[in-house]
RNA sequence: CGCACGCUCCGGGGUCGGUGCAACUCCGAACCGGCGGUGAAAGCCCGCGACCCGUUCGCAGCCAGCGGUCGGUUGACUCGGUGAAACUCCGAGGCCGACGGUGAAAGUCCGGAUGAGAGGCGCGUGCA
Numbered sequence: 001c002g003c004a005c006g007c008u009c010c011g012g013g014g015u016c017g018g019u020g021c022a023a024c025u026c027c028g029a030a031c032c033g034g035c036g037g038u039g040a041a042a043g044c045c046c047g048c049g050a051c052c053c054g055u056u057c058g059c060a061g062c063c064a065g066c067g068g069u070c071g072g073u074u075g076a077c078u079c080g081g082u083g084a085a086a087c088u089c090c091g092a093g094g095c096c097g098a099c100g101g102u103g104a105a106a107g108u109c110c111g112g113a114u115g116a117g118a119g120g121c122g123c124g125u126g127c128a
Base pairs, nucleotide, nucleotide: 002127003126004125005124006123007122009120010119015029016028017027018026030108031107032097033096034048035047036046037045043095044094052072053071054070056068057067058066059065077093078092079091080090081089099111100110101109
């Protein structure tokens, strides 16, 4: 250094103005970008996670509910430049954003969530 198992900790950002009885939801302008990968740095290339739906198992007398398994669903980019190499950098112009709630329609407010989680640092044990 590699592999396997176990454990601790960490693990998502963002608003002002106008109208209005009322909006961080409308209008205008602004702002934000999880994780792994990649010939070179990515919200929009590949994949993963979150949300949602189904399935099946467990707890529960049944239901509701909670937890696990497996599966499904899951947004959005082009042009020019540099270069050996970039849909990742530089320049320009674009685009996207779960569910429930709300006095009025939400990526930015409130809530599930002091949750879950891709995964990351580290430690321990074992193997080689």
Record summary
FMN riboswitch aptamer (RFN element) from an Actinomycetes bacterium, 128 nucleotides, folded computationally. Lineage of the source: Bacteria > Bacillati > Actinomycetota > Actinomycetes. The model forms 100% of the base pairs in the Rfam consensus. Its mean pLDDT, the model's own confidence on a scale to 100, is 82.